[in-house]
Context: one part of a larger RNA
Molecule: large-subunit ribosomal RNA, domain VI
Organism: Patescibacteria group bacterium
């Protein structure tokens, strides 16, 4: 800035990726071989690296979650707490993020070769896969299979709209350095609170009872609880600017 107006969905020129192999079983101890030894081919079924994606399982983390403890200040003292000491130090841990964890992948099949196996066949009355013709035949090559993808300037298609829309702005994200991307914006669950739920730690203070005490028991599967789920306007998403809007000139 172009594609001669928005939005949404696509097409695919061209472009990337993949592309591996190993071993067991059954064929079969068969074919073959005198015997030792031992197949091809068709078929199954494990795995090994590799390579995407994902956390429901095993685990890892998890310095805003819980609890246990040491030494020391502090909050007048008890008792209850903070603060500092690697996060003081241990035990454990949601979401998240991840592997060693889990799921997939490699295919099938189709073209046109390769070296090489053919057919028909003459030049050259035979011969001869070739000189005209026609065939088969590879992890290789083109397609199939995943991904990009109309700056493919040949800028493409298709619907619906044009009283289109698009930026700011403001609440947010599994997005994400910033831009972008993506959801919301009072016609509303974006996030925040709060409330139930999940999940975590594990049975709080305070009070009783029991012991000389350290401590145990009850009250209590308590008490707190980052990120997790649903629900619910109580808070903030309020108001409001800018562009830009053909069918011509």
């Nucleotide at each position: 800035c172009g594609u001669u107006g928005a939005u949404a969905c696509u097409u695919g020129a061209g472009g990337g990726a993949a592309g591996u192999c190993u071993u067991u079983c059954a064929u079969u101890g068969u074919a073959c071989g005198a015997g030792a030894g031992g197949a091809u081919c068709c078929g199954a079924a494990a795995g090994a690296a590799c390579a995407a994606a994902c956390c429901u399982c095993u685990g890892g983390u998890c310095u805003a979650c819980c609890a246990g403890u040491u030494g020391u200040c502090c909050c007048g003292c008890c008792a209850g707490g903070g603060g500092c000491a690697u996060u003081g130090c241990u035990g454990g841990g949601u979401a998240g993020c991840u592997a060693a964890g889990u799921u997939u992948g490699g295919a099938c099949g189709g073209g046109a070769u390769a070296a090489g196996c053919g057919c028909u066949g003459a030049a050259a009355g035979c011969a001869u896969c070739u000189a005209a013709g026609c065939g088969c035949g590879a992890a290789g090559c083109c397609c199939c299979u995943c991904c990009c993808a109309a700056g493919a300037u040949u800028a493409g298609g298709u619907a619906u709209c044009a009283u289109a829309g698009a930026u700011a702005c403001g609440c947010g994200g599994g997005a994400g350095a910033c831009g972008a991307c993506c959801g919301c914006g009072u016609u509303g669950a974006u996030a925040g609170g709060c409330u139930u739920c999940a999940g975590g730690u594990g049975u709080a203070a305070g009070c009783g009872c029991g012991g000389u005490a350290a401590c145990g028991c009850g009250u209590u599967u308590a008490g707190c609880c980052g990120a997790g789920a649903a629900g619910u306007a109580c808070u903030a998403a309020u108001a409001u600017a800018u562009c830009a809007u053909a069918u011509u000139a």